[in-house]
Molecule: small-subunit ribosomal RNA
Organism: metagenome
């Protein structure tokens, strides 16, 4: 890497009270402060009634009038008194988690105005606002005093119901209940208006009671967040008896009595949150939400209060306290936009200080009317839904222009221009509704209708790498920047800008944000736990779940059947109305876990009866390391004594440490001691697991097996709970032989705090008490049924047989092993299920942070047990596949090792490489497989560099234009040359001539030129593995699939070479023949070779394991043999599968992009590529006697030759020069081969070895040998005396040694690329070094061990936990204060009605009483104080540890036997 599975991440889709970018033509319906229940200027939002009542004023009229006025009716207006409403209507969601809200039931209740009923309204009194007067205050108000009205007030009469006490009869109840009767006692009212002479007659009110609609009040069943890391709460608590209170039950309150009430079906705490109807979303079951409209409840600056009323504990009322504000004369007031508009202020956001009471509705009124920021409208905002529009037909010269290009072309694109044609919308003009049931229209001159005007006014936004529809260029070059995720971007970006073009929606488009869906991903529908995340370490056993077989009752559950209720909008369906549509009416449907009545009786339940198949007892019997406790036995190691003996013993890779001459280690013999049981012994046994192993004795638990006697479902499972619970650890007290953690030595190593060795303390042991965890595994939670075989082995039992208990069969019960259906992702389970099924419990819900931290709970401690979160990652994972690779394994190659031989590596040189240096020392090649390589040969040239001098269409190609002209060539100046300038100079073809052609040259312009960049764009060549034997491929079979099979297996081969087997059968590229060259013949042919033979060149032939033997079961094959020059591919060579190294090479060529263009091109002098402290590699020479020197002398082969080889002669010590014969070569030259052979000298020395190295003089090539060339002569005479770690090459005509040609080339060869000559030595073998092959295993590796990976430390960043504390916030308690205000008391003070007295003719008045006020006082009581605790945030010097973060440090822990598993 691919492949199945698990598992999370992320996406397309709808939604929305939005918001933000960019854009923006109209209309219509809707909707618009989600944040600070933060604060408010200003105005408005609740008033009306003169028909309840007294004024005041002010206007008309009419009468008077001393003309100043008075009077009388009427009309408006006003403040008070009074009556209604102000508890509605409007706006918020701060509290609340609760009868707050649904939802459905209930009794002990109250109800202005409305409605229907029945009845009543008699006759009195007293005050008090307004008003006048006085006084006080800035004010805001306020006090005295004096006089008045009422549908205001207060007593009397009456009293059928009504209320209240007792009491009889009925009827029902669990009871206070109805009904009905008697007694006593209680309470009622109001007028006004119009008419009318008045009686009365309406009208609108007023009292009582009774009913009713509506509306509240009040109780219960059920429903509906999150946290158990909140487990116990709880004193009015839970109930009683009596009393108070309320409209009414009710500890709502209060005395007394009792001690109970509430909780794992989650009480009490704690956090969130208004609740529904609905709404979004989903196939649905769910899952989110509760904004507009509706319905309920809650609040009104914070708290606490109460009065007033029918209704409130009251938004636009009061009181009181607190904070904040504003006003003040400083004494003191005043005030509450969570109404309607507005402002500030927060905020990512959220509007007009707009008109109307025209409609609908509310209030008050007999009514006209009055008032209503409720409401109808307008306004703004594309916030949202829906509708229209921005033109429509025709129109290829495919227009100009832009992209793009392979330069042909394509594409925008019928698009546009043009040509005809409409006017939606717009503007202008003219008409003009509905909304009104008679007036009355704010919206409004507006919808709409009609007439002109003119394509006119009106298109943008996001995407085009793959999920996901859309592709190119160009700029950028890990930059800039993108991204939902995966990931783009390092010089060819469909992914980042920008441009063309395309796709997608469209007045919108994208972006964010949140909710549901995709996620069957928390799984009711509908998932999991052997190994992916999960099965509690084991039992007992509470609560709960579940239950066996027949029957009778009953009917909670369950069914079915009627019913009542589930507002009302919303949703569906049909109809209907705005031109459609959004929108809006209308009817039907549909919505519950809700209630009544009636039925059903199978299943479940409960209840009674009854059974034996589940569980359990009882007899008989049986195996066992089950458990505890006591005794007891041998063997061994150790230590103590003796004996004998002498130098080593132990130990390990190898050693040393130790232990030993003071006598060890060995050997015998006695003695202690304190563990532990060898053999037996077994994938055997027993136990629920931990576990448990000599032998006896005691006690003791379960199990099996027979038997069918008993009980009669008595079961199964278990949340908490209890109880065992290996090691190790911990406490106190024994024990301690051997073992052996820390520790000490000795060792290995870079290091060794390990791994090996010597020692060695806790523990290992025993009692007694604690820990309570484990890979406590079968990584599998009990239990019951049910489902194919085989075989083993324990334990009991039967059958058959038999002498028998042996064999055989079978039947139970425990333990294994194999394999089928089946299941599983596979592996593999498989009757001891991971199969098919029931019941109950545990657990899971990506990785990492983490089994951590914080609270809790237990332990002496260690530490358990329960158990997060921030934060970060896009993957963590489990099976199985290919391959890679292993200090993993089997087999088996190869000069891989080994056995040899010469070698390198040391030294000088030569050559090439790095480095250095340098104007430049051009470039490329870099382990193997760069380094005598490109380069088959650099003094100029080459050259690609460097200096400096010059050209510019150019050194070279083509093709056009204008222009001169043949070219060329030569002279002359100047230059280093190149060039420049300058002069000469002859003249081609056709044309009479102009002119053209060809050719050249000047100038122009297309263009060339580039060894400039990319071998990482590329062709094409070429290295490597490796001449290694592989590597695929149809088809078929397996397998869910990667993929296998085939190709493995057994043998053989140099070979996937061949035979055999075999679900495969066949192929194809490799091998291996076929080709060349060599070694034997045989024919032809051969100028120049030549009797033959030999050479040369062709054509044959010859070797096939073909023939024998032998080895195997057989083939393939092996071996030995024969012939035979050659024998099992004869030796060589040519020939290199799919493929690998982004392997070489853009400077051999080709070639795509880039990129230079009086220059990165070209030319030419000259320089460098030859530098030089170094370093490495490849070679020459050597070091010497198997040699050097010199003298004779002997034998090849391959080639090459005309600007060539060059005999032979001559000169020179030489290199050479000189004359030229031959020869385009089987002819002649190039040619003496050399080591070799035989003769002399040299005696081991830095030499007569070796030759750097300078110093002289030549010689040759070439224009030119100075940097920088070979050779020659002389003359100088280094280093070196065989080479360190380490390396390299070769198995036969080979290494070694020798010489020789040749290509490149003028010249230059130690280097290549051929060629003969002489010519060994070894291979036992495959353990080990390197490479290769098959086949298998392990793998966390796949860029493939040069792989992956850990962990500390350093740097940075982030989140987080502990901290001395330090600052806050919420709920509570404890006491201290203690406002209003209710309600209690309350000497004394004050008061018109009413009652007794007393006095007065009366009025009055005077006292006493009821009553009631104010004042005092008590209970309760907010705020507030103080005080200790809770819970919870911030925040903190330091400190822990965690995430993360391209190239820090240090070691290697894990993966392969990861080198110690």
């Nucleotide at each position: 890497g691919a492949u199945c599975c698990u598992g999370g991440c992320u996406c397309a889709g709808g939604a929305c009270g939005a918001a933000c970018g960019c854009u923006g033509g109209c209309g219509g319906c809707g909707u618009g402060c989600c944040u600070u229940a933060c604060c408010c200027a200003u105005g408005c939002a609740a008033g009306u009634c003169g028909g309840a009542c007294g004024g005041u004023u002010u206007c008309c009229u009419c009468u008077u009038u001393u003309c100043g006025g008075a009077g009388a009716g009427g009309g408006g207006a006003c403040a008070g008194u009074g009556g209604c409403a102000g508890a509605c209507g409007g706006c918020u969601g701060a509290g609340u988690a609760a009868c707050a809200c649904g939802u459905g039931a209930g009794g002990a209740c109250c109800u202005a105005u409305c409605c229907a009923g029945u009845u009543g309204a008699g006759g009195g009194g007293g005050a008090u606002a307004g008003c006048c007067g006085c006084u006080c205050g800035a004010a805001a108000g306020a006090g005295c005093g004096g006089g008045u009205a009422a549908u205001a007030c207060c007593g009397c009469g009456u009293a059928a119901g009504c209320c209240u006490g007792u009491g009889g009869g009925g009827u029902a109840u669990a009871g206070a209940g109805c009904c009905u009767u008697a007694c006593a006692g209680g309470g009622a009212a109001a007028g006004c208006a119009g008419g009318g002479a008045a009686a009365c007659c309406u009208g609108g009110g007023c009292g009582a009671c009774u009913g009713g609609a509506g509306g509240g009040a009040c109780u219960c069943g059920c429903g509906g967040c999150c946290c158990a890391u909140c487990a116990g709460g709880u004193a009015g608590u839970a109930g009683g008896c009596g009393g108070g209170g309320u409209a009414a039950g009710a500890g709502c309150c209060c005395a007394c009595c009792u001690a109970g009430c509430c909780g794992a079906u989650g009480a009490c705490g704690g956090g969130u949150a208004g609740c529904u109807g609905g709404u979004c979303u989903g196939a649905g079951a769910g899952g989110a939400u509760g904004g507009c409209c509706a319905g309920c409840c809650a609040g009104a600056c914070u708290g606490g209060g109460a009065c007033u009323g029918a209704g409130a504990g009251a938004c636009g009322g009061c009181c009181c306290a607190g904070a904040c504000u504003c006003c003040u004369a400083c004494g003191g007031g005043g005030g509450g936009c969570a109404g309607c508009a507005g402002g500030g202020g927060g905020g990512g956001a959220u509007c007009u200080u707009g008109g109307u009471c025209a409609a609908u509705g509310g209030g008050g009124g007999a009514a006209a009317c009055c008032c209503u920021g409720a409401a109808c409208c307008a306004g703004c905002g594309a916030c949202g839904c829906c509708g229209c529009g921005u033109g429509a037909g025709g129109g290829a010269a495919g227009a100009a222009g832009g992209u793009c290009c392979u330069u042909g072309g394509a594409u925008c694109g019928u698009a546009a221009a043009c040509c005809u044609c409409u006017u939606u919308u717009g503007c202008c003009a003219g008409g003009g509704a509905a909304g009104a049931u008679g007036a009355u229209g704010a919206c409004g001159g507006u919808a709409c209708c009609u007439g002109g005007c003119g394509a006119a006014u009106a298109a943008g936004c996001c995407c085009c790498g793959g999920c996901u529809a859309a592709c190119u260029a160009c700029g950028u070059g890990c930059c800039a920047g993108c991204a939902g995720c995966c990931g783009c971007g390092g010089u060819a970006a469909u992914a980042c800008g920008u441009a063309g073009g395309g796709g997608g929606c469209g007045a919108g488009c994208g972006u964010u944000g949140u909710c549901c869906g995709g996620a069957u991903u928390u799984a009711c529908u509908g998932g999991g736990c052997g190994u992916a995340a999960a099965g509690a370490g084991u039992g007992c056993g509470u609560a709960g779940g579940c239950g066996g077989u027949c029957u009778g009752a009953a009917g909670a559950g369950u069914c079915g059947g009627c019913u009542g209720u589930g507002a009302a909008a919303u949703c569906u369906c049909u109809g209907g109305g705005c031109c459609c549509a959004a929108c809006c009416c209308a009817g039907a449907g549909g919505g519950g876990u809700c209630g009544g009545c009636c039925g059903a009786g199978a299943c479940c339940u409960u209840u009674g009866g009854a059974c034996u198949a589940g569980a359990g007892g009882g007899u008989g019997g049986u195996a066992g390391a089950g458990g505890a406790a006591g005794g007891u036995g041998g063997a061994a190691u150790u230590c103590c004594g003796g004996g004998u003996g002498u130098a080593g013993u132990g130990g390990u890779g190898a050693a040393a440490u130790g232990c030993g001459u003071a006598g060890a280690g060995g050997u015998c013999c006695g003695g202690a001691g304190g563990a532990a049981c060898a053999c037996c012994a077994g994938u055997g046994g027993c136990g629920a697991a931990g576990g448990c192993g000599g032998c006896c004795u005691u006690c003791u638990g379960g199990g099996c097996c027979a038997u069918a006697c008993c009980u009669g479902a008595c079961g199964c499972u278990g949340a908490g709970g209890c109880g065992c619970g290996a090691a190790a650890g911990c406490g106190u007290g024994g024990g301690g032989a051997g073992c052996g953690a820390a520790c000490c030595g000795a060792a290995u190593u870079a290091g060794a705090u390990a791994c090996u060795c010597g020692g060695g303390u806790a523990g290992u042991c025993c009692a007694c008490g604690c820990c309570c965890u484990a890979a406590a595994c079968g990584a599998u939670g009990g239990a019951c049924g049910c489902u194919a075989g085989g075989u083993g082995u324990c334990g009991g039992g039967g059958g058959u047989a038999u002498c028998g208990a042996c064999c055989c069969c079978c039947c139970c019960g425990g333990u294994g092993c194999c394999c089928g259906a089946g299941c599983g992702a596979a592996c593999g389970c498989a009757g001891u299920a991971a199969g098919c099924g029931u019941c109950c419990c545990g657990c899971c819900u990506g990785g990492g942070g983490a089994g951590u931290a914080c609270g809790g709970c237990c332990g002496c401690a260690a530490g358990g047990c329960u158990a997060a979160a921030a934060c970060u990652c896009a993957a963590a994972g489990g099976a199985a596949u290919u391959g890679a690779c292993g200090g993993g394994g089997g087999c088996c190659c190869g000069c891989a090792c080994a056995a040899g031989c010469a070698g390198c590596g040391g030294a000088g040189c030569g050559u090439g490489u790095g480095g250095u240096u340098u104007a430049a020392u051009u470039c490329g090649a870099c382990g193997c497989a760069a380094c005598g390589c490109g380069u088959a040969g650099a003094a100029c040239c080459u050259u690609a560099c460097c200096a400096g001098g010059g050209c510019u269409u150019g050194a070279c190609a083509u093709c056009u234009c204008a222009u001169c002209u043949a070219a060329a060539g030569c002279u002359g100046g100047u230059g280093a040359a190149a060039g420049c300038c300058a002069g000469u100079g002859u003249c081609c073809c056709c044309g009479c001539a102009a002119g053209g052609g060809g050719g050249g040259g000047u100038g122009a312009g297309a263009c060339a030129g580039a060894u400039g960049c990319u071998g990482c764009a590329u062709g094409g060549c070429u290295g490597u593995c490796g001449u290694c034997a592989g590597c695929u491929c149809g088809u078929g079979c397996c397998g869910u699939g990667a993929g296998g099979u085939g190709u493995u297996g057994g043998g053989u081969u140099a070979a996937g070479u061949c035979c055999c087997g075999c679900a495969a059968c066949g192929a194809g590229c490799g091998c291996a023949a076929c080709c060349c060259c060599u070694g034997u013949u045989g024919c032809c042919a051969g100028u120049u070779g030549c009797a033959a033979a030999u050479c040369u060149g062709g054509c044959g032939a010859g070797a096939c394991u073909g023939c024998c033997g032998a080895g195997a079961c057989a083939a393939a094959c092996u071996c030995g043999g024969a012939g035979g020059a050659a024998g099992g591919u004869g030796g060589g060579g040519a020939u290199g599968a799919c493929g690998u190294c982004a392997a070489g090479u853009c400077a051999g060529c080709a070639c795509g992009g880039c990129u230079c263009u009086u220059a990165c091109g070209u030319c030419c002098u000259g320089g460098g590529c030859u530098a030089c402290a170094c370093a490495c590699a490849c070679g020459c020479u050597a070091c010497a006697a198997u040699g050097g020197u010199u003298c004779g002398u002997a034998c090849a082969a391959c080639g090459g030759g005309g600007a060539g080889c060059g005999a032979g002669g001559g000169g020179g010590c030489g290199a050479c020069c000189u004359u030229u014969a031959g020869c385009g070569a089987a002819u002649c030259c190039c040619u003496g081969a050399a080591a070799g052979c035989g003769g002399a000298c040299c005696a081991c020395a830095g030499u007569g070895c070796a030759g750097a190295u300078c110093g002289g003089a030549g010689u040759c090539u070439g224009a030119a040998a100075c940097c920088c060339g070979a050779c020659u002569c002389c003359g100088u005479g280094a280093a070196g005396u065989c080479g360190g770690a380490g390396u390299u090459g070769c198995u036969a005509g080979u290494a070694a040694c020798c010489g020789u040609g040749g290509g490149u080339c003028a010249g230059c060869a130690c280097a290549c690329c051929g060629c003969g000559g002489u010519g060994a030595a070894u291979a036992c073998g495959u353990u080990c070094c390197c490479g290769g092959g098959c086949c298998u295993u392990g793998u966390a590796c796949a860029c493939a061990c040069c792989g992956c990976c850990c962990g500390u430390c350093a740097c940075g960043u982030c989140a987080u936990g502990a901290a001395a504390g330090c600052c806050g916030g919420c709920a509570a308690g404890a006491c201290c204060u203690g406002a209003a205000g209710c309600c209690g008391c309350u000497g004394g003070g004050c008061c018109a009605a009413c009652u007794g007295g007393g006095u007065g003719a009366a009025a009055g008045u005077c006292u006493a009483g009821a009553g009631g006020c104010a004042g005092g006082u008590g209970u309760c009581g907010a705020a507030g104080g103080u005080c200790g605790g809770g819970c919870u945030g911030g925040u903190g010097a330091u400190u822990g540890g965690g995430a993360c973060g391209a190239a820090g440090u240090c070691g290697u822990a894990a993966c392969a036997a990861g080198g110690u598993a």